Annotation
The prediction has a mean pLDDT of 84. The part of an RNA shown here (small-subunit ribosomal RNA, 3' minor domain) has 145 nucleotides and comes from an uncultured bacterium.
Context: one part of a larger RNA
RNA sequence: CACCGCCCGUCAAACCAUGGGAGUUUGUAGCACCCGAAGCCAGUGGCCUAACCGCGAGGGAGGAGCUGUCGAAGGUGAGACAGAUAACUGGGGUUAAGUUGUAACAAGGUAGCCGUAUCGGAAGGUGCGGCUGGAUCACCUCCUU
Numbered sequence: 001c002a003c004c005g006c007c008c009g010u011c012a013a014a015c016c017a018u019g020g021g022a023g024u025u026u027g028u029a030g031c032a033c034c035c036g037a038a039g040c041c042a043g044u045g046g047c048c049u050a051a052c053c054g055c056g057a058g059g060g061a062g063g064a065g066c067u068g069u070c071g072a073a074g075g076u077g078a079g080a081c082a083g084a085u086a087a088c089u090g091g092g093g094u095u096a097a098g099u100u101g102u103a104a105c106a107a108g109g110u111a112g113c114c115g116u117a118u119c120g121g122a123a124g125g126u127g128c129g130g131c132u133g134g135a136u137c138a139c140c141u142c143c144u145u
Stems, first nucleotide, its partner, number of pairs: 003108001005105001008101002011098001013095004018090003023085006031077004039070001041068004047063003052059002111132009
């Protein structure tokens, strides 16, 4: 700077962070099923075999092979969690001089405020109940002169 005051909300502009979000995408750890390497273990008719036993026949023992359980990697599926991004959308904040009204502050020109319901471009309006943190007027009690 003292009403040519102060001040509220919508709308418009710019910027900032943020919520929701159809979806898109990446990752993590599990689950179910399929497949199943190496290897251990278990089984094994037939086949093979130097050491042991046996005069011999053979026996014992072993091996390859095959089968099975477990089993890494891989594949398929439905979910969970986490991250990124996203049309659109919600409010928030900030910004000398935008727009619109004038709600509040004086009895602020309808006193204001609280709760609730409803209506309205917006501040807001109205109804009902409550409060005085309202003015004015009247009366009562008290204080000062």